[in-house]
RNA sequence: GUCCGAAAAAGGCAAACUGUCCGAAAGGGCAGGACGCAAAGGCACCGGCCUAAAUCCUACUUUGUAGGACAUGGUAGCGGGUCUGCCGGA
Numbered sequence: 001g002u003c004c005g006a007a008a009a010a011g012g013c014a015a016a017c018u019g020u021c022c023g024a025a026a027g028g029g030c031a032g033g034a035c036g037c038a039a040a041g042g043c044a045c046c047g048g049c050c051u052a053a054a055u056c057c058u059a060c061u062u063u064g065u066a067g068g069a070c071a072u073g074g075u076a077g078c079g080g081g082u083c084u085g086c087c088g089g090a
């Protein structure tokens, strides 16, 4: 340096759910809590998925209501990619 994770040690992270805060929402921060995770550490570059405030279109209408489109918003615990890292083995 590359590949692998059967056993072990030191440890690490934390799903659902609950409280609170931020957000239009999706979702996120913090605290509790553990379903799981060998990158469940970082990054939205590619694909997927979620949301649709603003914007655009249409209708009714009269300055709003409804429907549709849309990421500029998210998801790294959906997959790929990229960067970094602990222990052990080959």
Base pairs, nucleotide, nucleotide: 002090003089004088005087012037013036017032018031019030020029021028022027035077041083042082043081045080046079047078048075049074050073055069056068057067058066059065060064
Predicted 3D model of a 90-nucleotide RNA (c-di-GMP-I riboswitch aptamer) from Candidatus Desulfofervidus. The RNAcentral record of the sequence draws on Ribocentre.